Context: one part of a larger RNA
RNA sequence: CGUGGGAGACUUGAGGGGAGCCGCCCCCAUUACGAAAGGACCGGGGUGGACCGACCUCUGGUGUACCGGUUGUCUCGCCAGGGGCAUCGCCGGGUAGCUAUGUCGGUAUGCGAUAAGCGCUGAAAGCAUAUAAGCGCGAAGCGCACCCCAAGACUAGGUCUCCAGAGCCUGGGUCCGGAAACUCAAGACGGACCCAUGGCGCUAGGCCCCGGGUAGAUUACCCGGUCGAUAGGCCGGAGGUGUAAGUGGCAGCAAUGCACUCAGCUUACCGGUACUAAUAGG
Numbered sequence: 001c002g003u004g005g006g007a008g009a010c011u012u013g014a015g016g017g018g019a020g021c022c023g024c025c026c027c028c029a030u031u032a033c034g035a036a037a038g039g040a041c042c043g044g045g046g047u048g049g050a051c052c053g054a055c056c057u058c059u060g061g062u063g064u065a066c067c068g069g070u071u072g073u074c075u076c077g078c079c080a081g082g083g084g085c086a087u088c089g090c091c092g093g094g095u096a097g098c099u100a101u102g103u104c105g106g107u108a109u110g111c112g113a114u115a116a117g118c119g120c121u122g123a124a125a126g127c128a129u130a131u132a133a134g135c136g137c138g139a140a141g142c143g144c145a146c147c148c149c150a151a152g153a154c155u156a157g158g159u160c161u162c163c164a165g166a167g168c169c170u171g172g173g174u175c176c177g178g179a180a181a182c183u184c185a186a187g188a189c190g191g192a193c194c195c196a197u198g199g200c201g202c203u204a205g206g207c208c209c210c211g212g213g214u215a216g217a218u219u220a221c222c223c224g225g226u227c228g229a230u231a232g233g234c235c236g237g238a239g240g241u242g243u244a245a246g247u248g249g250c251a252g253c254a255a256u257g258c259a260c261u262c263a264g265c266u267u268a269c270c271g272g273u274a275c276u277a278a279u280a281g282g
Base pairs, nucleotide, nucleotide: 001152005163006162007161008160009159010158011157015149016148017147018146021049022048023047024046025045026044027043033038051106052105053104054103055102059100060099061098062097066093067092068091069090070089071086072085073084074083075082076081110144111143112142117137118136119135120134167200168199169198170196171195172194173193174192175191176190177189207282208281209225210224211223212222213221230277231276232275233273234272235271236270237269239266240265241264246260247259249258250257251256
């Protein structure tokens, strides 16, 4: 930009892509078959490998915004307690997230048309013949069925809902009807057509803008924007670490240990709460 008004949802599926694998064990069955040795078809059950997808409950990895231990040195005046640097100084753990070696699932099943092959009926050719007419069966293969994309599928589809429906108002011109008054004309008011400017009407809806996101390079996508829990803060919880500091407390000459203390601290997780920021608007 198109999809013959505009918009928001939900869809159909022309067409395209993906997948398609294999082993072993058990039952049937010390069966059929076979003198024996051996040893099935058909059918059923189980398990594994490879490959693919998703996920993080479990097992682990990572986890330089969490906790602890510890060395050297500088520093906060000193002690105590901290901070900086040394690969995150080194070491022991570890939430979320991301992950595989972890977990779950899939490659199943069925239908249709067939290949080789196997047949039925059957002439040409009194027989025979699966073929000439006609009719069946039959593959990991083909089409569908399964998963994904998909109406720019220009044959541009469908359904539902919302807004608007080509006008009306305002100004000017032409024409028609015509109250009161009246000789006519003019003429309030109403109507038709044409022209012009704006308004109804930046409506429905979308976009911009802003707070954000296990969405993401940007963009896009998704959620939220005070009629609000979107992010931060705060509060509570889970999870992690592993028992803080301090102590005219206790034990020990002391280093240190014990008690208060399953303490203290705590990131991304789960809830709550308008304190801060999503204002106002275009």
The part of an RNA shown here (large-subunit ribosomal RNA, domain VI) has 282 nucleotides and comes from a Pseudomonadota bacterium. Its Rfam family is "Bacterial large subunit ribosomal RNA". Model confidence (mean pLDDT): 84 of 100. Taxonomically the source falls in Pseudomonadota (Bacteria, Pseudomonadati).